[in-house]
RNA sequence: UGAGUAAGUCAGAUGAUCGCAUGCUUUUGCAUGAGGAAAGUCCGAGCUCCGUAGGGCAAGGGUGCUGGGUAAUGCCCAGUGGGGGUGACCCCAAGGAUAGUGCAACAGAAAUAGACCGCCUGCUUAUAGCAGGUAAGGAUGGAAAGGUGAGGUAAGAGCUCACCAGCAGCUAGGCGACUAGUUGGCUCUGUAAACCCCACCCGGAGCAAGACCAAGUAGGGACCAUAUGACAAGCGGCUGCCCGUCGCUGUCCCGUAGGUAGGUUGCUGGAGUCUACUGGUAACAGUAGACCUAGAAAGAUGAUCGUCCAAUACAGAACUCGGCUUAUAGACUUACUUGUAUA
RNA sequence: CGGGAUGUGGCGCAGUUUGGUAGCGCACAAGUCUGGGGGACUUGGGGCCGCUGGUUCAAGUCCAGUCAUCCCGA
Numbered sequence: 001u002g003a004g005u006a007a008g009u010c011a012g013a014u015g016a017u018c019g020c021a022u023g024c025u026u027u028u029g030c031a032u033g034a035g036g037a038a039a040g041u042c043c044g045a046g047c048u049c050c051g052u053a054g055g056g057c058a059a060g061g062g063u064g065c066u067g068g069g070u071a072a073u074g075c076c077c078a079g080u081g082g083g084g085g086u087g088a089c090c091c092c093a094a095g096g097a098u099a100g101u102g103c104a105a106c107a108g109a110a111a112u113a114g115a116c117c118g119c120c121u122g123c124u125u126a127u128a129g130c131a132g133g134u135a136a137g138g139a140u141g142g143a144a145a146g147g148u149g150a151g152g153u154a155a156g157a158g159c160u161c162a163c164c165a166g167c168a169g170c171u172a173g174g175c176g177a178c179u180a181g182u183u184g185g186c187u188c189u190g191u192a193a194a195c196c197c198c199a200c201c202c203g204g205a206g207c208a209a210g211a212c213c214a215a216g217u218a219g220g221g222a223c224c225a226u227a228u229g230a231c232a233a234g235c236g237g238c239u240g241c242c243c244g245u246c247g248c249u250g251u252c253c254c255g256u257a258g259g260u261a262g263g264u265u266g267c268u269g270g271a272g273u274c275u276a277c278u279g280g281u282a283a284c285a286g287u288a289g290a291c292c293u294a295g296a297a298a299g300a301u302g303a304u305c306g307u308c309c310a311a312u313a314c315a316g317a318a319c320u321c322g323g324c325u326u327a328u329a330g331a332c333u334u335a336c337u338u339g340u341a342u343a
Numbered sequence: 344c345g346g347g348a349u350g351u352g353g354c355g356c357a358g359u360u361u362g363g364u365a366g367c368g369c370a371c372a373a374g375u376c377u378g379g380g381g382g383a384c385u386u387g388g389g390g391c392c393g394c395u396g397g398u399u400c401a402a403g404u405c406c407a408g409u410c411a412u413c414c415c416g417a
Stems, first nucleotide, its partner, number of pairs: 001339010012308007020033005035314001039325002042323005047206004054243004060202005065079005080094001081092004095197002100195002102191003116138002118134007146164006165187001167184007210265004219254005224229002233249006272291008344416007353369004363400001371387006393409005
């Protein structure tokens, strides 16, 4: 100095004038006022209501290497295995195909099983045909019966041997995923983001949830048994069934207030933010101190001018948190990798 | 603000369940029948399934992200 990797920061500052929202004062005025994603609504919770969601079976949905963290998670941290990169480093929905079922179109002789060509042997009516052997070679395909080499054979073949891949057992290490070594027989197709199996988890709806106040309201008649209809039984609700639990009670007819532009609340102090120390590789946890930081209901945070070299991205809170994902101009910091040049 | 559904030729729709050559009707173009038109018949063109990525031998279909449109909730 070029290229790059990882982690992180800022997201204009300041002054003047005018203006908006909330709170406090009420005479002036004073204080505070969008984000790293406020977004998508993809996960997990708080909070609220639903006739307690308790037990069993089934159905449905989700997650899926191991260990830890967390209120919880599909998130995060650390590791294992696999893949990519010269490297710093990055990526992975990564249980089971030896429980069972399905599918593998077209091509190809054959798609989970095999003889089309070829090779070899035998026979015959002999430039060919038939029968048998053979998966080394050709051809088709995304995939063709472990791969390479040697021996062996009529030709071949894990038929035998060496190495490699895979499978099973044993030993050692590790909490574990797994790794290393060794022994054995001998080669088992792919697909589970197809059904499924295994392990674990899950009640539903959502602040337009809900609560309070104000305003407003209506019951009546006929037919039965008979003097309350309720032990039992029946009907209905809780996704299905059983248990359970809650509500209603003979049958039929007619009628009925308000209503989407009422007010208040839920509404922001919370698994909160910052700093220091301690424990832990880390995520994170604990202790101490300091701080208060939008809360509207037509919906606030803006406009103009000056200075700072320049002032430009994505984008605007609507119950609140923890994550993930997506969008994002420009500037900067730290650590590391690699190339080139010079000393 | 919350909840849900749908994107396939110019238009309206199938196909997605169970992955295997992308179809139907109208419209468009050409031809035949007719003196001409209308109509009928025959033939043909036009799509890479909203976009991006993944799983798979193979994706309109399965999975994830994203964009647009529509519907419902006091």
Two RNAs folded together computationally: RNase P RNA and transfer RNA, 417 nucleotides in total. It holds a member of the Rfam family "Bacterial RNase P class A". It is annotated as a ribozyme. About the family: Ribonuclease P (RNase P) is a ubiquitous endoribonuclease, found in archaea, bacteria and eukarya as well as chloroplasts and mitochondria. The coordinates come from a structure-prediction model, not an experiment, and the mean pLDDT is 75.